About this RNA: This is a predicted structure of a 351-nucleotide part of an RNA (small-subunit ribosomal RNA, central domain) from an uncultured bacterium. The coordinates come from a structure-prediction model, not an experiment, and the mean pLDDT is 81.
[in-house]
Context: one part of a larger RNA
RNA sequence: UUGGGUGUAAAGGGCGUCUAGGCGGGAGAUUAAGUUAGAUGUGAAAGGCGUGGGCUUAACCCGCGAAUUGCAUCUAAAACUGGUUUUCUUGAGUUCGGGGGAGGGGGAGCGGAAUUCUUGGUGUAGCGGGGAAAUGCGUAGAUAUCAAGAAGAACACCAGUGGGCGAAGGGGGGCUCUCUGGCCCUAGAACUGACGCUGAAGCGCGAAAGCGUGGGUAGCGAACGGGAUUAGAUACCCCGGUAGUCCACGCCGUAAACGUUGUAUACUAGGUGUUAGUGGCUUGACUACUAGUGCCGCAGCAAACGCAUUAAGUAUACCACCUGGGGAGUACGCCCGCAAGGGUGAAACUC
Repeated sequence: UUGGGUGUAAAGGGCGUCUAGGCGGGAGAUUAAGUUAGAUGUGAAAGGCGUGGGCUUAACCCGCGAAUUGCAUCUAAAACUGGUUUUCUUGAGUUCGGGGGAGGGGGAGCGGAAUUCUUGGUGUAGCGGGGAAAUGCGUAGAUAUCAAGAAGAACACCAGUGGGCGAAGGGGGGCUCUCUGGCCCUAGAACUGACGCUGAAGCGCGAAAGCGUGGGUAGCGAACGGGAUUAGAUACCCCGGUAGUCCACGCCGUAAACGUUGUAUACUAGGUGUUAGUGGCUUGACUACUAGUGCCGCAGCAAACGCAUUAAGUAUACCACCUGGGGAGUACGCCCGCAAGGGUGAAACUC
């Protein structure tokens, strides 16, 4: 390389969007690039192969043949692929009517519970913490309790045994206003008429932690200090506590970014729950359908576990990735980054 693979053995890109490229629905006409057939030319000789011959054989040598699967030109064919063109509606999309939703951005405000702090009242010797303690707080009046005020952060119940939303992931949950994206259902009707699928690069988004500037800081809390525990205890437990956690703007670009399962389409027994909606009648604890989301289960698949119309089944198209373990996601180079670091990514050697 081929082949074989990628849920768990090595392997699906974190996700989307789109360019090139690859692939692409039904019918007619045309073309003849691919394709197919024939002809001509060429495809040196030697060698090799087949056959015949010459040295007493063989090696060796000579003749003939086939082959040289290719290329070019000409002629012909028109099914398939491609090109051009006409047309179609089932793929794709648009419009009209409904529906649900923590989907996204912004603003301001509102709300109650809790926590901490401050002030005042009551009140007196403890509180707190733990396995037990101590550090700590408290007669400068704590803890407890009542009232008032301030601040920041998070939104109990509702709430879902697998709820809903998200072109996709990260993610999204008090109330209200505003801007805005998508999805589902319906009966057809109307419209466009293949406008599609995938997608290297590129571009965008991307938890937490971290970084820059400015703000904010109630609670929590790396680091750090102290008290314990212990042989020790740079820990687990306790008392404190800085970054951080929060906001704005800008970086970073990684995760067990997981369903460890790429995207799209078609097909292939059923049963049962649930969310959104629609239809039918006999109006029901009824029934059918569409879209999603779960569980169980047949065929089939699978090393097994298991998957099983939400496939890991049967197929097609395209992308990504794997090729023994360690060395190593390291070194070097390059690109990106303020840095931390990220991306790409070896070899020697060794088993």